[in-house]
Context: one part of a larger RNA
Molecule: small-subunit ribosomal RNA, 5' domain
Organism: uncultured bacterium
RNA sequence: GAUGAACGCUGGCGGCGUGCUUAAUACAUGCAAGUCGAGCGGCAGCGGACUCACUAUUUGCUGGAUACGCAGACAGGAAACUGUUUGCGAAAUUAUCAAGCAAGUUGUGAGUACCGGCGAGCGGCGGACGGCAGAGUAACGCGUAGGAACGUACCCCGAAGUGAGGGAUAAGCCCGGGAAACCGGGUCUAAUACCGCAUAUUCUCUUAGGAGCAAAGCUUUUAGCGCUUUGGGAGCGGCCUGCGUCCGAUUAGGUUGUUGGUGAGGUAAAGGCUCACCAAGCCGACGAUCGGUAGCUGGUCUGAGAGGAUGAUCAGCCUGACUGGGACUGAGACACGGCCCAGACUCCUACGGGAGGCAGCAGUAGGGAAUAUUCCGCAAUGGGCGAAAGCCUGACGGAGCGACGCCGCGUGCAGGAGGAAGGCCUUCGGGUUGUAAACUGCUUUUAUGUAUGACGACUUCGACGGUAGUACAUGAAUAAGGGUCUGCUAACUACGUGCCAGCAGCCGCGGUCAAACGUAGGACCCAAGCGUUAUCC
Numbered sequence: 001g002a003u004g005a006a007c008g009c010u011g012g013c014g015g016c017g018u019g020c021u022u023a024a025u026a027c028a029u030g031c032a033a034g035u036c037g038a039g040c041g042g043c044a045g046c047g048g049a050c051u052c053a054c055u056a057u058u059u060g061c062u063g064g065a066u067a068c069g070c071a072g073a074c075a076g077g078a079a080a081c082u083g084u085u086u087g088c089g090a091a092a093u094u095a096u097c098a099a100g101c102a103a104g105u106u107g108u109g110a111g112u113a114c115c116g117g118c119g120a121g122c123g124g125c126g127g128a129c130g131g132c133a134g135a136g137u138a139a140c141g142c143g144u145a146g147g148a149a150c151g152u153a154c155c156c157c158g159a160a161g162u163g164a165g166g167g168a169u170a171a172g173c174c175c176g177g178g179a180a181a182c183c184g185g186g187u188c189u190a191a192u193a194c195c196g197c198a199u200a201u202u203c204u205c206u207u208a209g210g211a212g213c214a215a216a217g218c219u220u221u222u223a224g225c226g227c228u229u230u231g232g233g234a235g236c237g238g239c240c241u242g243c244g245u246c247c248g249a250u251u252a253g254g255u256u257g258u259u260g261g262u263g264a265g266g267u268a269a270a271g272g273c274u275c276a277c278c279a280a281g282c283c284g285a286c287g288a289u290c291g292g293u294a295g296c297u298g299g300u301c302u303g304a305g306a307g308g309a310u311g312a313u314c315a316g317c318c319u320g321a322c323u324g325g326g327a328c329u330g331a332g333a334c335a336c337g338g339c340c341c342a343g344a345c346u347c348c349u350a351c352g353g354g355a356g357g358c359a360g361c362a363g364u365a366g367g368g369a370a371u372a373u374u375c376c377g378c379a380a381u382g383g384g385c386g387a388a389a390g391c392c393u394g395a396c397g398g399a400g401c402g403a404c405g406c407c408g409c410g411u412g413c414a415g416g417a418g419g420a421a422g423g424c425c426u427u428c429g430g431g432u433u434g435u436a437a438a439c440u441g442c443u444u445u446u447a448u449g450u451a452u453g454a455c456g457a458c459u460u461c462g463a464c465g466g467u468a469g470u471a472c473a474u475g476a477a478u479a480a481g482g483g484u485c486u487g488c489u490a491a492c493u494a495c496g497u498g499c500c501a502g503c504a505g506c507c508g509c510g511g512u513c514a515a516a517c518g519u520a521g522g523a524c525c526c527a528a529g530c531g532u533u534a535u536c537c
Stems, first nucleotide, its partner, number of pairs: 001536003005533005012409006018402002020367001025365003029362003034125003039122002042118002046116003049112006056105007064097004068089009132320003141245007150237003155233008163197001165195002172187006203212003217225002246292003253283003258280008295317004299310004322343005345356004373399001375398003381395001382393004412442004422433004447474006456464001481526005487506002492521005502509002
């Protein structure tokens, strides 16, 4: 000087970074990879439409009944009055009541995939990226410079094509088994799922005559997206090689598919990669083999440099995904959130059998000197799917916590001597704290309050965020500590202690006048930090 730091004391604000270095220990809970209905059959749920039934209500129509006033009679009654009936008059293109029909509306229920859509299913693409970790690895793993015998989904450029057919199966329906996970049987159906046939510019094989191999459709239909074969490209990946890449010789010999050849198999591809046969080679003091340690690099720290140390964050490569092994699918994996087997562990169980894998983001326990929120959002950037709208995205963008680091700001400014009081020292005169305070004037960064309020986004869409910023108001108002003072090394006195208690990086202090211990006053250094410890140069 430096740090992914920790510890002690202290602690006002902001910006940008950064944060399990230990147990690759074990993990509760939630989320982290889906998407496409413009591939398909469908339709569980939701919304709409239509139909039907019931319900309530409005309007119209049909035919019907009833009505108001006065007077009389009869019946009932204590009366009020009620009922029946007769006559007269008015109201009537009216009003009320119940029924039926038609239309509309409300609610409930049922049906129809018709529309918007869509659980589960078939199918396609993506789950091989992104994210995490460093256990293993001393190796073509990495770095660098080259090479030849290869692959490549999506993307770009070019050539040719896209004809005619077939049989199934999931979902569904009907049964059955099981505690569950899930499984079995029957039956129906579709496709851009599967399979023949035709054709073959090209392509593959070839004894050069010939032989062989394709396709899929969808769509709101002037259009577009696809599909098949093939050539080229870009980017990406597999393989090989020269050189470089830690310590130990108290590790000196190692090796039998070992080294090479021939032939074959295998692979996308060269090759003992594998196998049969043949030969006996190959590596090694220029350090083989063995043991230990370790991911490598760009970089980072230090240093004038050479060098030394290191490999957190960011970027490239490699390796791993509970431990060990294996393959399947696929353009690509021997696959973190896929499969199978074995093992350890945990959980469920009806004891027959099942389920799981945070070295994803948070979070928990444990370990430890020690390392954060079970937060917000897909607004931006990027990724997957989709024609698109869009959906998904703990990548990412943000916020939260921690002085962990760096940087910036503040805790006031000016005046103010009878040099106040108090403290400390004193030769008792004084000195010092000290313009320091009080006091007077001023300012408002910051703080608090009010108002306004972005950029990031482009026509829409802003998590951050009513944030940053801006204006106004209030009021010195909200804000200083830590270490040191013998020398190295800036900074001194008094008291206490008396080789005690203690200090200390080194030399060394302390045994009665200690500038080195403890306390106080003063001083010095740094400052929202200051010291200590650890480690590297």